This is a predicted structure of a 74-nucleotide RNA (transfer RNA) from a Phycisphaeraceae bacterium. The sequence is in RNAcentral, with records from ENA. Its Rfam family is "tRNA". By type it is a transfer RNA.
[in-house]
RNA sequence: GGGCGGGUAGCUCAGUUGGCCAGAGCAUUCGCCUUACACGCGAAGGGUCCGGGGUUCGAGUCCCCGCCCGCCUA
Numbered sequence: 001g002g003g004c005g006g007g008u009a010g011c012u013c014a015g016u017u018g019g020c021c022a023g024a025g026c027a028u029u030c031g032c033c034u035u036a037c038a039c040g041c042g043a044a045g046g047g048u049c050c051g052g053g054g055u056u057c058g059a060g061u062c063c064c065c066g067c068c069c070g071c072c073u074a
Stems, first nucleotide, its partner, number of pairs: 001073007010026004019057001028044005050066005
């Protein structure tokens, strides 16, 4: 240099062919349980989906240009 994959909540990730309110597990906080802690159960908070532009009535999802990470290759 070329090719491929990825970038979504603090962490690990899901999101099927663009549309109903962006989700799960773990973690955090609160409550229940316990003599207490842990485990277990319930609830809550937390994101504008890497950045910019485009298409569309509507984009996490499609297209373009960047940035970052990983793998393969010369």